[in-house]
RNA sequence: GGGUGAGUAGCUCAGCUGGUUAGAGCGCCGAGCUUAUACCUCGGUGGUCGAUGGUUCGAGUCCAUCCUCACCCACCA
Numbered sequence: 001g002g003g004u005g006a007g008u009a010g011c012u013c014a015g016c017u018g019g020u021u022a023g024a025g026c027g028c029c030g031a032g033c034u035u036a037u038a039c040c041u042c043g044g045u046g047g048u049c050g051a052u053g054g055u056u057c058g059a060g061u062c063c064a065u066c067c068u069c070a071c072c073c074a075c076c077a
Stems, first nucleotide, its partner, number of pairs: 001073007010026004019057001027045006050066005
C1' cells in the first nucleotide's frame, strides 16, 4: 500500500426486509432472606448506537469520508 471483518450500557453480545418505546446476560445500588456473608427472590440503575455528512416522511440498519481494533496479502529491510 491492497483486501476482509468488527465498533450498540461499566463488560460480553443480540437487534429481522429501514418503521411504532433500543434490548438480554453479567455487573452496580436498594430491599427481602440469613446470627452474618454468599446463594436465591423482588425492585431499581443504565446508551449522543465510533465521528462527520448525505439519502429518506422515517436510519443502530442504506450511502460517502474519516478514526480505532483484529486478521490476510503484497512491498521494504